RNAcentral holds the sequence, with entries from ENA. Bacterial RNase P class A from Undibacterium sp. RuTC16W, 348 nucleotides, folded computationally. It is recorded under the gene name rnpB. Of the family's consensus pairs, 95% are formed in the model. The coordinates come from a structure-prediction model, not an experiment, and the mean pLDDT is 77.

[in-house]
RNA sequence: GGCAGCCGCGGCGCCGCGAGGCGACGAGGAAAGUCCGGGCCCCAUAGAGCAGGAUGCCGGCUAACGGCCGGGCGCAGCAAGCCGCCCCGUUGUGACGGAGCGGCCCAAGGCGACGGAAAGUGGCACAGAAAACAUACCGCCCAAGUCCUUCGCGGACCGGCAAGGGUGAAAAGGCGAGGUAAGAGCUCACCGCGCCGCCAGUAAUGGCGGCGGCAGGCAAAACCCCAUCCGGGGCAAGGCCAAAUAGGGGAGCGAUGGCGUGGCUCGCGCCGCUCCCGGGUAGGCUGCUCGAGCCUGUCGGCAACGGCAGGCCUAGAGGAAUGGCUGCCCACGACAGAACCCGGCUUA
Numbered sequence: 001g002g003c004a005g006c007c008g009c010g011g012c013g014c015c016g017c018g019a020g021g022c023g024a025c026g027a028g029g030a031a032a033g034u035c036c037g038g039g040c041c042c043c044a045u046a047g048a049g050c051a052g053g054a055u056g057c058c059g060g061c062u063a064a065c066g067g068c069c070g071g072g073c074g075c076a077g078c079a080a081g082c083c084g085c086c087c088c089g090u091u092g093u094g095a096c097g098g099a100g101c102g103g104c105c106c107a108a109g110g111c112g113a114c115g116g117a118a119a120g121u122g123g124c125a126c127a128g129a130a131a132a133c134a135u136a137c138c139g140c141c142c143a144a145g146u147c148c149u150u151c152g153c154g155g156a157c158c159g160g161c162a163a164g165g166g167u168g169a170a171a172a173g174g175c176g177a178g179g180u181a182a183g184a185g186c187u188c189a190c191c192g193c194g195c196c197g198c199c200a201g202u203a204a205u206g207g208c209g210g211c212g213g214c215a216g217g218c219a220a221a222a223c224c225c226c227a228u229c230c231g232g233g234g235c236a237a238g239g240c241c242a243a244a245u246a247g248g249g250g251a252g253c254g255a256u257g258g259c260g261u262g263g264c265u266c267g268c269g270c271c272g273c274u275c276c277c278g279g280g281u282a283g284g285c286u287g288c289u290c291g292a293g294c295c296u297g298u299c300g301g302c303a304a305c306g307g308c309a310g311g312c313c314u315a316g317a318g319g320a321a322u323g324g325c326u327g328c329c330c331a332c333g334a335c336a337g338a339a340c341c342c343g344g345c346u347u348a
Stems, first nucleotide, its partner, number of pairs: 001329007009026002012023004028335001032346002035344005040234004052230005057071005072114001073112003081104005087098004115225002120223002123218002137165002139161003145157004173191002176188003192214001193212008238286004248277006257271005293312008330333001
C1' cells in the first nucleotide's frame, strides 16, 4: 500500500415524539504554485483619449487564453546517400572488399520571445589600423606624373589598391572566370540580396521568369515604431432574514406640564408615554456545487475539437469530516491533500 472485519467522523436521504437507528456517498493527477485565461458577483455602466501592461510567422480550435492542433520559415544536425583524401587486404593491374578522416546534402526527430534594423535615437566590451558618412597595420603595384640614375626589367617622391595576411562574435556580398601596373561588380556565369510579373496556396510562404551590379553589418531579451487585447476588485465577492441595547425619522396622547430662548405673548427647540418605519451590529440562511460536467457509442475533421444518441450524479465543511484498531497478502507502497467553479501552464 491492498483486501476484510470492528469502532469512529462529515454533510445528505429515510424512519422515529425523542434519545437514536438504517442506508448510499465522502480528495487529486496534481486538490500545490497562484503564472495566464474565462464564468459568476459587486462597484462611479467602465464610451473615447493619455499613461501603463501583455501578446507578436500563418491558419484553425475554444467561452477565452500567453493554451492546444495543423502548417510555413530559420538554426543545429545523427543515420543513409554523394564527393574527396588516406590506410589495410585480395589481385588476373582492370578493379574488388573493409576501416578511418573531411566536405556536401541532410528523411524522421530536436530547438526557435520567428512583427519592424532601407522611421528615429543610442550601443557594439576585449582584440584590432578600422565597429559603420567605413578603414589601411602587414601587404600588393609602380601603368600615368616629377626627380635621380651606374641608363638595368633600377631607385625616390607623388600616388593607386583592398585581392592576400592578421584582429574579432561580426570587417560593406560568396565563388569561379575575364580583366588589370596591382586590384576592384570593373565585366560575365552561377548562388545570395532587392524590385517587378506570372503560377500554386485561405494565408504564412514556395516555385519560375525578367530587371537592378548591390541599397543591405549585429542587436528590438536597448529605447522605440506598428498591430491586437486589457476598467477595478474578488466568495472575507455578493444577496436575504434579523434581535437585545443605544441612536435616527414619523404619527398620536397629557395638567395644554417642565426646561431653554426672550422684557412679555405667539413661535421654535429639548424632555415623557404608546405605536409605526428605516439603517446598522450579534446571529442565522444563502452564494455552494448539475457543470464550457463525466462515461460509452456513433458521425464530421489530418488533428486540436465539434455534433448527435444513450447512461450516470461523483466531497461541499465553516475551527473546518475523509481516521483508528485487528487479521491476512506482496509488488513493501511516491508527491501530496479540497474551501466559489472551470480551461490551461508550471512544479512535485